Description:
A computed fold for a 323-nucleotide part of an RNA from metagenomes, annotated as large-subunit ribosomal RNA, domain IV. Its mean pLDDT, the model's own confidence on a scale to 100, is 88. The RNAcentral record of the full RNA draws on SILVA. Rfam family: Bacterial large subunit ribosomal RNA. Its family is annotated with ribosome and structural constituent of ribosome in the Gene Ontology.
Context: one part of a larger RNA
Order: sequence, then structure tokens, then C1' cells
RNA sequence: CUCUUGUUAAGGAACUCGGCAAAAUGACCCCGUAACUUCGGGAGAAGGGGUGCCACGCAAGUGGCCGCAGUGAAAAGUCCCAAGCAACUGUUUACCAAAAACACAGGUCUCUGCUAAAACGAAAGUUGAAGUAUAGGGGCUGACGCCUGCCCAGUGCUGGAAGGUCAAGGGGAGCUGUUAGCGCAAGCGAAGCGGUGAACUUAAGCCCCAGUGAACGGCGGCCGUAACUAUAACGGUCCUAAGGUAGCGAAAUUCCUUGUCAGGUAAGUUCUGACCCGCACGAAUGGCGUAAUGAUUUGGGAACUGUCUCAACAAGAGACCCG
Repeated sequence: CUCUUGUUAAGGAACUCGGCAAAAUGACCCCGUAACUUCGGGAGAAGGGGUGCCACGCAAGUGGCCGCAGUGAAAAGUCCCAAGCAACUGUUUACCAAAAACACAGGUCUCUGCUAAAACGAAAGUUGAAGUAUAGGGGCUGACGCCUGCCCAGUGCUGGAAGGUCAAGGGGAGCUGUUAGCGCAAGCGAAGCGGUGAACUUAAGCCCCAGUGAACGGCGGCCGUAACUAUAACGGUCCUAAGGUAGCGAAAUUCCUUGUCAGGUAAGUUCUGACCCGCACGAAUGGCGUAAUGAUUUGGGAACUGUCUCAACAAGAGACCCG
């Protein structure tokens, strides 16, 4: 000097990104226990008190004894307030992420009538299921409570069938090759066998017509106006398929921004409550609440402490010296 432990005056988070680490709490019995709440919880809430041995007594108890200390060693919750997210128990990146991610019960849409749909497999066959729509598959959402607005123009899906378009196939007009024959020749040319091939006929699909958003998705601009000013309930105009409803809002979303006001601090870019000018919230890619839960995230407080002011001492193991 390093490591592992132990103790520490006064202060007590001043340390630090952050109370990280450490300290503190701790067992059993008794008293007592708030907001909130889904009435189950919250709750071991919080906060207090007690605990040894001896004698007597059925017991309750009474009296006495010792120590600094009686759950005499060891083992044995720190707690509270507020907020975000996720309802919850659970699952996950074997070996840097355990979470707000996944799952979940519940909700909803859609497909499927049984040789089901769906899936695996050139097939046989199998799963689904020795099930049968209170069943099975797929998508989205994610307990519970209150709710879930407008748009079907585009894309998708479902339905429709009048018309347009439209493949192979069917159909064979016409044209053409060949040549028996005819012709003095140029050439013409039946049948057959070939080549090419028009009209006409013809399904789904697409065009078209409707429906459909808990389908993919989308949900405006400019100008003016009230007897102070300011603002605009109101009016005008352009565009659109329709112009964002309820609720929430500087938010896990706010650029400007440390927005402004209030609270907490002596002092607060964080935090909480409001405001709304939402760069760029918003309703099952769910909206807003919510008791309980969480090795979750954020802010504050009590207790406690070598985290710190500011370091010191001790023990052990190394380092170092000799063998």
C1' cells in the first nucleotide's frame, strides 16, 4: 500500500446521477391502527408497552434477587406521503436488458354445418377431435368502472348481377400450298391432304352498383364581428369522404421551454396541483379513472448511519525481509 472485517468525538445525506453501500428495524405477547376501497382488503398500517431468576399461591397475583444489558449468544420486516406505467399470480433476451415488453381472465370482429374451417403432407393419411357453433380456427384489445363520437371518397372484405371488357375451348367464312384434269401458252384448277384463320359462342376476374370501421385507415383553411381594451357566443367564404365528439392535456407525447401561476426548499432544469397557446393527445394500433399487486420508474419525508465534513485506530489475509 491492497483486500476482508470491527469500532469511532461532534454533525447526520452536507456524499452522490441516485442514500449506491452501510447502518437501522427484526422473535413472541398485549394495546392500538388512517386515507382509500372492488368491502375481500389496505394491515404486521402507523404508533406504543411487556419479556430473566427465586419463594408462596389452584390461579389471578404478591413479595424478593442479580446484571450495563433478561427473544442477555445465533437466526428473524425499516417505515410513511405523492405521482407515472402495467389490473393481478405468472413469462422473457441460457451467458450485459426482468421491464412499462409477452401472457392473462374478460371484451369484440371474423371464418367454420362436419369428409367443418384451419394446419402438416406430391400422396396415403394425420392433427383439429374420438370434439359438433355454450364447439373449433384466426385477428385486435387486455381485470373492473364510465364509455367508445364523425367519415364508406381511396384500399380491403362481403353481396349483386343488367351492361362493358375478357382465356383456353367450340366454331368455321375467307385466303393459301399441293395436283388429277383443262389449255398452244400464260395460266386455271375439283376432291383429298396440309397451312392460316374472320364472324359467332364462352367462366371467374376487373370495370360497375351497394353494404361494411372493435376492417387498413382519415378526422381543414382564411377573413370579419360585442359601447375601454382584449376576446369572439355570431357572420362570410374556400375546400373535403368527413373536418377530432366525450375525456385528458408542457403528458413515457410540448419544439419554443427551466412555458406561466401555485405548493414544497434558505435556494427546486426534477416533483406535485392548476392553466391550455395540444410544434405533433384522443376513444378496443382503445380514451379516462381505479382498490389491490410490483426485486418496476419518479419526487418528498421520518428513523438511521464513516456516504460525507475528514479521517483515525484495531484484527486477519496478502505485499515486503530472512530461511